[in-house]
RNA sequence: ACCUUAUCAAGAGAGGCAGAGGGACUGGCCCGACGACGCCCGGCAACCGCUAUUUUUAAUAGUAUGGUGCCAAAUCCUACAGAACGAUUGAGUUCUGAAAGAUAAGGA
Numbered sequence: 001a002c003c004u005u006a007u008c009a010a011g012a013g014a015g016g017c018a019g020a021g022g023g024a025c026u027g028g029c030c031c032g033a034c035g036a037c038g039c040c041c042g043g044c045a046a047c048c049g050c051u052a053u054u055u056u057u058a059a060u061a062g063u064a065u066g067g068u069g070c071c072a073a074a075u076c077c078u079a080c081a082g083a084a085c086g087a088u089u090g091a092g093u094u095c096u097g098a099a100a101g102a103u104a105a106g107g108a
Stems, first nucleotide, its partner, number of pairs: 002107007013041001015040003021031003027077002042071003047067002049063006075100001080097006
C1' cells in the first nucleotide's frame, strides 16, 4: 500500500513547551503572534480487552488499572449521480445515494 465489517451531528483544559503556518485532497469557508499546528501534561470516549447477567455463533449492563483512538467548526461544507423546489432557463436551496477520508476489529 490492499481487502472485509462497523461507526463518523454526542463528548473532551482560561495548563506547560515551542514558534508559523494549519484545517487529507478540489473549490469554498474558517483557525492562527489575543500564539494556531505540533509535543508534554490533563481530559473525553466503551472499538478491542476485562467483569457480570442472560434471550449464549450473540445481546445487555458495567469498567478508562490493559491495547488503540480522539479533544475548533457534521468527516467544517463541498467535489460524482439522482430527486424535489426555484425560474430572467440562471444563481441557488433541500434531501438521498455513491466516491474519497478517518478510527477500530479482522484478513491477506
Molecule: SAM riboswitch aptamer (S box leader)
Organism: Neobacillus niacini